[in-house]
RNA sequence: CUCAUCAAGAGCAGUGGAGGGACUGGCCCAACGAAGCUGCGGCAACCAUUGAUUAUAGAUCAAAACGGUGCUAAUUCCUGAUGGCGGUAUGCCAAGAGAUGAG
Numbered sequence: 001c002u003c004a005u006c007a008a009g010a011g012c013a014g015u016g017g018a019g020g021g022a023c024u025g026g027c028c029c030a031a032c033g034a035a036g037c038u039g040c041g042g043c044a045a046c047c048a049u050u051g052a053u054u055a056u057a058g059a060u061c062a063a064a065a066c067g068g069u070g071c072u073a074a075u076u077c078c079u080g081a082u083g084g085c086g087g088u089a090u091g092c093c094a095a096g097a098g099a100u101g102a103g
Base pairs, nucleotide, nucleotide: 001103002102003101004100005099006098011040012039013038014037015036019029020028021027023080025078026077041072042071043070046068047067049063050062051061052060053059054058076097082094083093084092085091
């Protein structure tokens, strides 16, 4: 940089000590113990695997969850310079930003 997904789902213990939720503004979480680290679980099914279909190129569907990631408060917690719809409502959609995976 490109593509896909982001309304669902899933936590305890030890350590650690005051921060955390990307950033802005909010609003939250936190000494009934934050981040980080460790252990053991769990969720999901992106890659990989297996099977089926097929226009043989990839695609679609299904299965399983041993492997590579990811995730495990709140919709990506809400929000954002912009565009459209709507007709005002603190509204909806897209884009943007961000996260994850694959290349």

This is a predicted structure of a 103-nucleotide RNA (SAM riboswitch aptamer (S box leader)) from uncultured Anaerovibrio sp. The model forms 97% of the base pairs in the Rfam consensus. The organism belongs to Anaerovibrio, within Bacteria. Its mean pLDDT, the model's own confidence on a scale to 100, is 81.